[in-house]
Context: one part of a larger RNA
RNA sequence: CGUAGGAUACUUGAGGAGAUAUCUUCCUAGUACGAGAGGACCGGAAGGUACGAAUCGCUAGUGUUCCAGUUAUUUCGCCAGAAGUAUAGCUGGGUAUCUAAAUUCGGAAUGGAUAAGCGCUGAAAGCAUCUAAGCGCCAAGCCGUCUUCAAGAUAAGGUAUCCUGUAACAAAUGUUACCUCAAGACCACCGGAAGACUACCGGUUUGAUAGGCAGGAUGUGUAAGCACUGUGAAGUGUUCAGCUUACCUGUACUAAUUGGUCGUGAAG
Numbered sequence: 001c002g003u004a005g006g007a008u009a010c011u012u013g014a015g016g017a018g019a020u021a022u023c024u025u026c027c028u029a030g031u032a033c034g035a036g037a038g039g040a041c042c043g044g045a046a047g048g049u050a051c052g053a054a055u056c057g058c059u060a061g062u063g064u065u066c067c068a069g070u071u072a073u074u075u076c077g078c079c080a081g082a083a084g085u086a087u088a089g090c091u092g093g094g095u096a097u098c099u100a101a102a103u104u105c106g107g108a109a110u111g112g113a114u115a116a117g118c119g120c121u122g123a124a125a126g127c128a129u130c131u132a133a134g135c136g137c138c139a140a141g142c143c144g145u146c147u148u149c150a151a152g153a154u155a156a157g158g159u160a161u162c163c164u165g166u167a168a169c170a171a172a173u174g175u176u177a178c179c180u181c182a183a184g185a186c187c188a189c190c191g192g193a194a195g196a197c198u199a200c201c202g203g204u205u206u207g208a209u210a211g212g213c214a215g216g217a218u219g220u221g222u223a224a225g226c227a228c229u230g231u232g233a234a235g236u237g238u239u240c241a242g243c244u245u246a247c248c249u250g251u252a253c254u255a256a257u258u259g260g261u262c263g264u265g266a267a268g
Stems, first nucleotide, its partner, number of pairs: 001152001005163007015149004021049007033038001051106005059100003066093005071086006110144003117137004164267001165178006179265001184262004188204005209255003212251005219243002225238005
C1' cells in the first nucleotide's frame, strides 16, 4: 500500500514444512517341516538403541560474591572485629536461572490409490490367456490420517462484537454553515520465564508492573558481644543461631505524572 468505511477478538485451510526409524528377547513352539542337523510363517507380549519434543519435582552441573572456613599482606591507633588485594586469592557447600547425563512423552492405529507380483471373469484366436472391455488382492514406498506455519490464498475468505453529527438548499447524491475528534491504536513511562534491534506479552493510581519493606521459603551451618571452664591453644552456654542474590505471598512507601499523536461523522 492492497484486501472498497474504520476497528477488536476468534477462526476456516488453498498451500508449505516436519515426523514416519530400527533391533533384541519371550510365548505360540522345540510345534509345522526335516532322516538328522536344524527350525519357521501367522498371531501375541515385553525390553532396548538412536532420533525428536517438553520439563526442572528427582539425580547432577552452573551459579563472578548467598553462607562458611582459611593462607599471605595492607589498612581501620592497638586487642577484638572487619575491609581491600592476591584467577572469584584458595577451599567446602549452594537459591533462582539455564542445562543433560535427569524425568516424562512420541513415531500408535487406520483409510484410499498403486509398484513388482498374485488372481477372477474373458474375447480377439470355438481352445488357451490376469487384459483388450470389466473386477479383485498386495509394500517400511505415494496421498491422507499426526504436529506445525498459514487469507499478499491479489479468487486477498468466514463469524461475533464495537464505533461513525445537526441544520439548510438541491436530490442515485452533492454543496454550504456550525459542531465534533468515535471505536480503537500508537507515542511516553514501569516491567517481563519475550527479546540482538524491532517485535511479542503484562501494567500505568479505577494500580500489585518493577523497586523498597514485612513475613515465608531456600542455602549456609550455631554470628558478634557477654558469661563460665581451662596455665593455654581453645571449649561450653546464650544459639538449629546469625546472615541469606534472582524464589513465594502480602503491602501503595518510591516510580509508572501531567500528557501528546493518529484515527471521524454511514461508505466508489